RNA sequence: GUCCCCAUCGUCUAGUCAGGCCCAGGACGCCGGCCUUUCAAGCCGGUAACGCGGGUUCGAAUCCCGCUGGGGACGCCA
Repeated sequence: GUCCCCAUCGUCUAGUCAGGCCCAGGACGCCGGCCUUUCAAGCCGGUAACGCGGGUUCGAAUCCCGCUGGGGACGCCA
């Protein structure tokens, strides 16, 4: 330098291929309540996220372009 992959709640992860039921789901965590002599467990409720910018579209986490960060492959001849 070229190409490929990845980036989503505090953590891990689903959804992206094939746009709409996602103002985003689950587990753990955290907060509150119930239960319990107490704690744990269990049950109920709450909490909080699409890396940044632009484009396409009626509609973008999803498609396209650029950027940022991380990982990987290749890098001939002389």
The prediction has a mean pLDDT of 82. A computed fold for a 78-nucleotide RNA from a Myxococcota bacterium, annotated as transfer RNA. It matches the Rfam family "tRNA". Gene Ontology term of the family: triplet codon-amino acid adaptor activity. The family's RNA type in Rfam is transfer RNA. NCBI's taxonomy places the organism under Bacteria, Pseudomonadati, Myxococcota. The sequence was found in a public genome assembly.